[in-house]
RNA sequence: UCAGGGGUGCGCGCAUUCGCUCGCGGCGCAAGUUGCGAGAGGAAAGUCCGGACACCACAGGGCGGGAUUCCCGAUGAAAAUCGGGGCGCCGAAUUGCAAGGUUCGGCGACGGAAAGUGCCACAGAGAACAGACCGCCGGCGCGGCAACGCGCAGGUAAGGGUGAAACGGCGAGGUAAGAGCUCACCGCUCCGACGGCGACGAAGGAGGCACGGCAAACCCAAUCCGGUGCAAGACAGAAUAGGUGAGUGGGCUGCCCGUCCAAUACUCACGGGUGUGUCGCAUUGCCGAAAGGCGAAGCCGGCGGGGACGCAAUUCCCGCAGGUUAGAUGAAUGGAUGCGACCGCGCUCCCGAGCAAUCGGCGCGCGGCACAGAAUCCGGCUUACAGCCCCCUGGAGAC
RNA sequence: GCCAGGGUAGCUCAGUGGUAGAGCAGAGGACUCAUAAGCCUUUGGUCGGGAGUUCAAAUCUCCCCCUUGGCACCA
Numbered sequence: 001u002c003a004g005g006g007g008u009g010c011g012c013g014c015a016u017u018c019g020c021u022c023g024c025g026g027c028g029c030a031a032g033u034u035g036c037g038a039g040a041g042g043a044a045a046g047u048c049c050g051g052a053c054a055c056c057a058c059a060g061g062g063c064g065g066g067a068u069u070c071c072c073g074a075u076g077a078a079a080a081u082c083g084g085g086g087c088g089c090c091g092a093a094u095u096g097c098a099a100g101g102u103u104c105g106g107c108g109a110c111g112g113a114a115a116g117u118g119c120c121a122c123a124g125a126g127a128a129c130a131g132a133c134c135g136c137c138g139g140c141g142c143g144g145c146a147a148c149g150c151g152c153a154g155g156u157a158a159g160g161g162u163g164a165a166a167c168g169g170c171g172a173g174g175u176a177a178g179a180g181c182u183c184a185c186c187g188c189u190c191c192g193a194c195g196g197c198g199a200c201g202a203a204g205g206a207g208g209c210a211c212g213g214c215a216a217a218c219c220c221a222a223u224c225c226g227g228u229g230c231a232a233g234a235c236a237g238a239a240u241a242g243g244u245g246a247g248u249g250g251g252c253u254g255c256c257c258g259u260c261c262a263a264u265a266c267u268c269a270c271g272g273g274u275g276u277g278u279c280g281c282a283u284u285g286c287c288g289a290a291a292g293g294c295g296a297a298g299c300c301g302g303c304g305g306g307g308a309c310g311c312a313a314u315u316c317c318c319g320c321a322g323g324u325u326a327g328a329u330g331a332a333u334g335g336a337u338g339c340g341a342c343c344g345c346g347c348u349c350c351c352g353a354g355c356a357a358u359c360g361g362c363g364c365g366c367g368g369c370a371c372a373g374a375a376u377c378c379g380g381c382u383u384a385c386a387g388c389c390c391c392c393u394g395g396a397g398a399c
Numbered sequence: 400g401c402c403a404g405g406g407u408a409g410c411u412c413a414g415u416g417g418u419a420g421a422g423c424a425g426a427g428g429a430c431u432c433a434u435a436a437g438c439c440u441u442u443g444g445u446c447g448g449g450a451g452u453u454c455a456a457a458u459c460u461c462c463c464c465c466u467u468g469g470c471a472c473c474a
Stems, first nucleotide, its partner, number of pairs: 001395007009388002012340007020039008041371001045382002048380005053229004060257004065225005070085006086110001087108009111220002116218002118214003133160002135156003139152005168186002171183003187209001188207004194201002233279004243270005249261004272473003283296005297325004302320007342368006350361004400470007409423004417454001425441004447463005
């Protein structure tokens, strides 16, 4: 300096002026007006998980459905996050003839494919207890002096070819040619001393080798989950049509059982009316039935004391009393101007570095300053984000 | 605010792991004096976008984007 990744990150500042919403106080019969104070985010977003809270009969049983999924530990109400480890895959280096091993780095929605079902197109001879297309090999027959060629019935999975995948790999022996046919090494299966909390690893032994992939296919196993969401729900108020039609009655919010309510009932549709207010509702803890009260923390300015530091200013610390903590609902939290940061581009008398190209500084001009905006609240996840800061990894260059 | 569905050719829709289709529309041909209908041939696809699983994705999973619909209260 460039690229990539990550975060305990920040994400314009100050002043003046004009407004908006809310709280408290004053004035006012009221509408309103005035003073003081407060007023968006790291994601307020997507609504993907988990809760609080409210209601449904405190919600019983079964089926269905959903979520999660290697192990250990920590935090947590749960989801989830973090740390360490195991296993697998990929890349690099190294070792080895090779197969494979070792080290480092990265990634992993990482339970089960020997519970069952299903799928594996095309190509290819053959695709799941497979397969002779080419090739290789000996035999027989024919042709040929011979080499060899053609045909027939066979052997052969070493080689070629197809494919994502061809039913252990590699080397040697062996053989007519071949083949775990035999052997060494590696892999695999079974048993497994021993080690580890565990996932798991593994000395050694046995077996020539059987058991391909897909569960983000159905499914199986384990653990957990009752449903609906603040348009939940409570209170007050206004207006209208006690109307019409349908029904295997309705509630327990998918289905069945069970249970509860009910015939002046209940549900659905049409039609009609209203679309108002208060609470739920907000920093947090405790007490209280509630209204409310008491404390704690953050912020704000005031007064007093002390320190850096001798005075002033500034800043830090301590104490005192006070104020305050977003709560809107056709939905406030904003606009304008000036100054200053920051970034990009251009210009330039000047200054510095350099042989120079050029770079940096000062100055001037122009432009930019993101993503986005609470709606019951909280904890996560995911996604968006100009510019700046910090950390890590890799590449290139200079000294 | 909460919940549910959809996105495939210009339009309307099929396709639920294995070479992306139908109808209409468009283009050309033939027929006709000419046009239409009918006939023959034919063009046209980032399957909304990205990532993943798989040998293989329109289809399965996750994350975004766009779009449609439903839910107020009272008698």

Predicted 3D model of RNase P RNA and transfer RNA as a complex of 474 nucleotides. It holds a member of the Rfam family "Bacterial RNase P class A". By type it is a ribozyme.